[in-house]
């Protein structure tokens, strides 16, 4: 840098990622070579070989080989020489190489000094010596012991074994005098070499000693008796309590003693821009171990890896008496564990011990094997080839696309690998030998001498022939598709994916990415400035200690001398080598390695400089501080004292209540309360004054006197002379509540007891009440101890308020005015900070100087320890475990039993319904074979259905049919299909006869089989279009410029008026502008005008029983057009002006005249796959399609919309008016006629301003009924019958006669409606054969009421709070 906390933002803060790194390691895959690297675990236990010996030129012997001489019993003995060879005496080595990382916080390590406090074998270098003697014991011999390791007795021998005398100094001890101490030979032909003693000196090596540096933890604070120091003695190579003894009481710790925990250090190493972090394997220095503990010994060196004792633990062997062992060497084996290798060649090279030397040892090295464990390196083919091949369980919109120049094919190359051939460098010392020659084994040349190794490398043939995987494709993060799959399997670092269209699972196909390797897993750094030295923070995100004094610390005014500790410059040492970084060079290149340079930011040491800082010394006055004079205050103690009030008590009046609530009750009163009046008592608090007014370090502090006291503030001189700031620990103070002793105790009042309230109600309210509140004295020691802002000093615009002084101006004295200046306290407000809210001279600004504190959220301010405390608890303070956020400010929203304005049949005021009854209808629900399905709060239930007997019909039963009931299209064939008639059959269907279209002669049309395909009211409205509800016909949603604001976003659109309205004005960082609102449109309301048939008929004629019936006629009414009218226009008020509203005229209408149409951005994953249309899924002799008959009409029950009533404002008869809008040729039907009646015959007119449906009805007029379950109701049965219709059982309507339920007005609750409405009446239509009480429309009679917005419900806008945002 990313991600990821939100709807969205900006902060904080945490988690995750991409990076390199590794001694790894799993998983898949593995062609070659070149350098490295390879038990991190069990310092766990080991079988076998090997890893330290050498020297016969120190020395004597065994054993054996040759030679020689000599003996001989001929078997061989013996001396000598000489070889090998074994042990042994004795020298050196064995203390080094090799390993390990247990232990170790330590002078162990680095690092820089010291050692006048020391040692050093073998090496160099100088000086001297090296004489004369002895004595002794391995080996051997024997002799014994014993299972074995082994070991005793006797005996004999040599040395460079050992021992003594002599010699001795520059050596040691000593002040001197004086004393003391050595030795070893050996090989050699001849020089001569090599060894030996004693001193010196230098190299290397090592010991001790000291600055400085070197983990975490204070939940470890005090440690210490050889402790610390001195005296003396001992010991050591050498200082020293390193031991002893004595004597002093000291050492050591907050600059972290001790204690506990880890841990070899380091030089590097790995990260990082660096400071840093982690680390400390190979490589190389140092240290420590060596089975576990001690412990000496021998040596120059050791307290000794492959030595010794003692102990222990184990493991072996044993004849039970007793031995041995010791891989943290190199290989190997167990065990361990995710995991780390051959029981390999070699001394040829390079160290290395012994040796005079050849030489011999040498698991140190060199090499080789194993592991892709790492880094480099090469290849697995190059170069052309497009019919864009085929093919693919890829993908497609079906055209194609895309692996893909990929492949074929052609042509070329030839690494690695394979085969032939050739063939190294490491090697030169050293030995022999030749020659020179400064004679020094110096130079030089020849001969030998290779594990790796016939290896590297060179060369030739033939061959594209033998060689490509891994992991990922949702953001982060490069790379998309399909199929499976359905919160299932599974994935995931992190956020997160997966409930039927998953780019995220799994499988392919295709991309991406690296590549012999590629993921994964873990560890470290890094991104993380996330402990912040560089480089962070603390009003509100974590976080200022409750204050205050003060200790150590840390920091400190102005002048001058001095110093030179820090600081700075130069110069010496020193920082090992490898590494890193540059050069330059060797391996073909690269890793790798050679050379060189630089670097090693470090430490020592030393010559200067001295501005700052330190230290010494003087001085100074501005910080501080002291004295004088004034102030002003609820600062703090004590004691004393003063009124109201509450409660009590006594007595007086007086009587039935009081008290108490939201309304009660509980309580208290007739035994006199309350209430009112007079005494009285007793505690506790101190109204008004009283103020963002004082005072105090904070807790806090308020009546009035007094008395002790603290601190502040201001003026003016004078004093001292930095005497200051903070402040770890430390002490002190520290509301309230609690807690101990003893008082007090009106009043309030946990806790407790009752009464209420509730679903409870352990609360909120009400009555009573203990602790307690007070006062002494002691404890506690906390808090939203808050300004949620430590303290102290400096600098940085102001502008207004209020406290406490001093100075001033104006007056004659004299301020209550003004001005200036210190000190305190608010508000407001600039630069500047700040995530933003917001501070802003009282800072959160700008510097400094010091405390305290923080470091994701929970778990927890908790658990254990420690202090404290009487206690209750306080301070101090983790951790396992879980989460991916936890948070701050600000933003748009939604919500609030939060404000505020507004509004609507939202309430209220009324009218009439519903809930009850019977029926009609819809839906639950319950049944069935099936009661198809869908709509389900408002916004589903006379909805989809504008009409289910058949059909419709998707539903069931049960019979069929299978290219289909229906649409293209091809191929073949048929010529006919329909029709008719016959059999069957409940039809469909199936059989079986009959039959023969049109034509341009191509053919069409129809049928048949076949095949593509067709059907599907099958899912999913949560995959979709379209369409439609709803909020809501509410007035809102929005943009575009520009401004604000880091950003979400704000402004506009808020704000002051007004409208029905974001309708208008005015104001305004806005200015405009869409979509909405209004208008345009349609119907009605008047009036003109035009035209006048089917409409009309006033005047005029004609006619009739009568009628616009006829001439005619345009006035009227009416039709159909066309235009006027209304616009707050005009007048008053009223609005600050305007918008506007009020009232009034005129006017048919008056302030959107009444009503329709018309519905913004959007919400509801509302509602529809069954109107339609459509992805995808699924059925195909069935989930497709024809038929019958049945269901969709079923019935204990709930519910919705209705309609008829319950009656007199009515029924019932009987007379007699007025309508509007509609519909009629498969149709309306009239008039006559039959029938009580539905309805039947007949059939005039009428394709409609003509004729018909048509009777409106309610009214009204008169008659009757008289309050009854009736002359109401009218369900319901029962019979007769009408119509429709293929057909009315299941299942229409409607008619006559009979029947005559239930209801007498409706419980909680609920629904409409504000005017031509409500409410009453009835007419029409559409659907439809036939069926309306639904529905859609029309008139016709016509009311009541609205004070008012406080409540209910729904909406607007502004404003508030939020921990909500799938939004209460």
């Nucleotide at each position: 840098g990313a991600g990821u906390u939100u709807g969205a933002u900006c902060c904080u803060g945490g988690c995750u990622c991409a990076g390199g790194a590794c001694g790894a390691a799993c998983g898949c895959u593995g062609g070659c070579g070149g350098c490295g690297u390879g038990c991190c675990u069990a310092a766990u236990a080991c079988a076998u070989g090997c890893a330290a010996g050498u020297c016969u030129a120190a020395g004597g012997g065994g054993u054996u080989c040759g030679g020689u001489u000599u003996c001989u019993u001929c078997g061989g003995g013996a001396a000598u020489c000489g070889g090998a060879u074994c042990a042994c005496u004795g020298g050196c080595g064995c203390a080094c190489g090799g390993g390990u990382g247990a232990g170790u916080a330590a002078c162990a390590c680095g690092u820089a000094a010291g050692u006048c406090a020391u040692c050093u074998a073998c090496c160099u270098c100088u000086g001297g010596g090296a004489c004369g003697g002895g004595c002794a014991u391995a080996a051997c011999g024997u002799c014994g012991g014993g299972a074995a390791a082994c070991c005793g007795g006797c005996g004999c021998u040599a040395a460079u074994u050992c021992c003594c005398g002599a010699u001795g100094a520059u050596a040691c001890u000593g002040a001197g005098a004086a004393g003391u101490c050595a030795a070893a030979g050996g090989u050699u032909u001849c020089g001569a070499c090599u060894g030996c003693c004693c001193a010196g000196a230098g190299a290397u090596g090592a010991g001790c000693u000291u600055g400085c540096g070197u983990c975490u933890g204070a939940u470890u604070a005090g440690c210490u008796a050889g402790u610390u120091g001195g005296c003396g003695g001992g010991g050591u190579a050498a200082c020293a309590g390193c031991c002893c003894a004595c004597c002093a009481a000291g050492g050591c710790g907050a600059c972290g003693a001790u204690c506990a925990g880890u841990a070899g250090c380091c030089g590097g190493u790995c990260u990082g821009a660096g400071a840093g972090g982690a680390u400390g394997a190979u490589c190389g220095g140092c240290c420590a171990c060596a089975u576990u503990g001690g412990g000496a010994c021998u040596g120059a060196g050791a307290c000794a890896c492959g030595g010794c004792c003692c102990a222990g633990a184990c493991u072996c062997c044993u004849a039970c008496g007793g031995g041995a062992g010791g891989c943290a060497g190199u290989a190997g084996u167990a065990a361990g564990g995710a995991a780390u290798a051959u029981u390999g060649c070699g001394c040829a090279a390079u160290g290395g011990a012994g040796g005079a030397a050849a030489c011999u040892c040498u698991g140190a090295c060199g090499c080789a094997g194993c592991a892709a464990c790492g880094c480099c390196g090469c290849g697995u083919g190059u170069a052309g080839g497009a019919a864009g091949a085929a093919g693919g369980c890829c993908c497609u919109u079906c055209g194609g696309g895309u692996c893909g120049u990929a492949a074929a094919c052609u042509a070329c190359u030839g690494u690695a690998g394979c085969a032939g051939g050739g063939g190294a460098a490491u090697a030169a010392c050293g030995g022999u030998u030749u020659g020179c020659c400064a004679c020094g084994g110096g130079c030089a040349g020849a001969c030998a001498u290779g594990a790796a190794g016939g290896u590297a490398c060179c060369c030739u043939g033939a061959a594209a022939g033998u060689a490509a995987g891994c992991g990922c494709c949702g953001g982060c993060u490069a790379a998309c598709u399909a199929c499976g799959u359905g919160c299932c399997a599974g994935c995931a670092g992190c956020c997160g994916c997966g409930g039927u269209a998953a780019u995220a699972c799994g499988u392919a196909g295709g991309g991406c990415g690296c590549a012999a390797g590629c993921g994964u897993u873990g560890u470290c750094c890094g991104g993380a400035u996330u402990c912040a030295c560089u480089g962070g923070g603390u009003g509100u995100a974590a976080a200022g200690g409750g204050u205050g004094c003060g200790u150590a610390g840390g920091c400190g005014g102005g002048g001058a001398a001095g110093u030179a500790a820090g600081u700075c410059c130069g110069c010496g040492g020193u920082g090992a080598a490898a590494u890193c970084u540059c050069a330059c060079g060797g391996c073909u290149c690269a890793a790798c390695c050679g050379u060189g340079a630089a670097a090693c930011u470090g430490c020592c040491g030393u010559u200067g400089a001295u501005a700052c800082u330190g230290c010494u010394u003087u001085u100074c006055u501005u910080g501080a501080g002291u004295u004088c004079g004034g102030g002003a205050g609820a600062g703090g103690u004590u004691g004393a004292u003063g009124g109201a009030a509450u409660u009590c008590c006594a007595g007086g009046u007086g009587u039935a209540g009081c008290g108490g609530u939201g309304a009660a009750a509980u309580g208290c009163g007739u035994a006199g309360a309350u209430a009112u009046c007079u005494g009285g008592a007793a505690g506790a608090a101190c109204a008004c004054c009283a103020g963002u007014g004082g005072c105090g370090a904070a807790g806090g502090c308020g009546g009035u006197c007094a008395a002790c006291u603290g601190g502040c503030c201001c003026g003016a001189g004078a004093c001292u002379g930095a005497c200051g700031c903070u402040g770890a620990g430390g002490c002190a103070c520290g509301a309230a509540a609690g807690c101990g002793u003893g008082g007090g105790g009106a009043g309030c009042g946990a806790a407790c007891a009752g009464g209420a309230u509730u679903a409870g109600a352990u609360a909120c309210c009400c009555u009573g009440g203990u602790a307690g509140u007070c006062c002494a004295c002691g404890c506690c020691g906390u808090a939203a101890a808050c300004g949620u802002u430590g303290g102290g000093c400096a600098c940085u615009a102001g502008g207004u308020g209020u406290g406490g002084g001093a100075c001033u101006c104006u007056a004659u004295c004299g301020a209550c005015g003004g001005g200036u200046u210190c000190c305190g306290u608010g508000c407001c407000g600039u630069a500047g900070c700040u995530a933003a809210c917001g501070c802003a001279u009282u800072a959160a600004g700008u510097g400094c100087c010091c405390c305290g504190c923080c470091u994701g959220g929970g778990g927890a301010g908790u658990a254990c320890g420690g202090c404290c405390g009487c206690a209750a608890g306080g301070c101090u303070a983790a951790a396992a475990c879980u989460c991916a956020a936890a948070g701050g400010a600000a933003u748009u929203g939604a919500c609030g039993g939060g404000g505020g304005c507004c509004c609507g049949c939202a309430c209220a005021a009324g009218c009439g319904g519903c809930g009850g009854a019977g029926c009609g209808u819809g839906u639950g629900g319950c049944u069935c074979a099936a009661u198809u399905c869908g709509a389900u709060g408002c916004a589903a239930c006379g909805c989809g259905a504008a009409g289910a007997a058949c059909c419709u019909u998707a539903c069931c039963u049960g019979g069929g049919c299978u290219u289909g009931a229906c649409a293209u299209g091809u191929a073949c064939g048929g010529u006919a299909a329909a029709g008719c008639g016959g059999g069957u059959g409940a039809a469909a269907g199936c059989c079986c006869g009959u039959g023969u279209g049109c034509u341009u002669c191509g053919g069409c049309g129809c049928c048949g089989u076949a095949c593509a395909c067709a059907g599907g009211u099958g899912g999913u409205g949560c995959a979709u279009g379209g369409c439609u509800g709803u909020c809501g016909u509410c007035a809102g949603c929005u943009c575009g410029u520009g401004u604000c604001g880091u950003g979400a976003g704000a402004u506009g659109u808020u704000g002051g008026g007004u409208u029905a309205a974001g309708u208008c004005c005015c104001g305004c960082a806005a200015c405009g502008a869409g979509c909405g609102c209004a208008a345009c449109c349609c119907c009605u309301g008047u009036c003109c005008u035009a035209u006048g048939u089917u409409g009309c008929c006033a005047g005029c004629g004609g006619g009739u029983a009568a009628u616009g019936c006829c001439g005619g006629g345009g006035a009227c009414u009416c039709a159909u057009g066309g235009g006027a009218g209304a616009c707050c226009g005009c007048c008053g008020g009223u609005g600050c002006c305007a918008a506007a509203c009020c009232g009034g005229a005129g006017g048919a209408a008056g302030g959107u005249g009444g009503g329709g149409a018309u519905g913004a951005a959007g919400u509801c994953a509302a509602g529809u796959c069954a109107g339609c249309a459509u992805g995808c899924c699924c059925c195909u002799u069935a989930c497709g399609u024809c038929c019958a008959g049945g269901g969709c009409u079923g019935c204990a029950c709930a519910c919705g919309c209705g309609c008829u009533a319950c009656a007199a404002u009515g029924g019932c008869c009987g007379g007699u008016a007025c309508a509007a809008a509609g519909g009629g040729u498969u149709g309306c039907a009239a008039a006559c006629u039959c029938g009580c009646g539905a309805g039947g015959g007949u059939g005039a007119g009428c394709u409609a301003a003509u004729c018909c449906c048509a009777a409106a009805a309610a009214a009204c007029c008169g008659g009757u009924c008289u309050c009854a379950g009736u002359u109401c109701g009218g369900a319901u049965c029962g019979c007769a019958g009408u119509c429709u219709g293929c057909a009315a059982c299941u299942c229409g309507a409607c008619u006559g006669c009979g029947u005559g339920a239930a209801g007498u007005c409706g419980g909680a609750g609920u629904c409409g409606c504000u005017a031509g409405u409500a409410a009453u009446c009835g007419c029409a239509g559409a659907u439809c054969a036939g069926c309306a009480g639904g529905c859609u429309g029309c008139g016709c009679u016509g009311a009541a009421u609205a004070c008012g917005u406080u409540c209910c419900c729904g909406g607007g806008c502004c404003u508030u709070g939020c921990a909500c945002a799938c939004a209460c």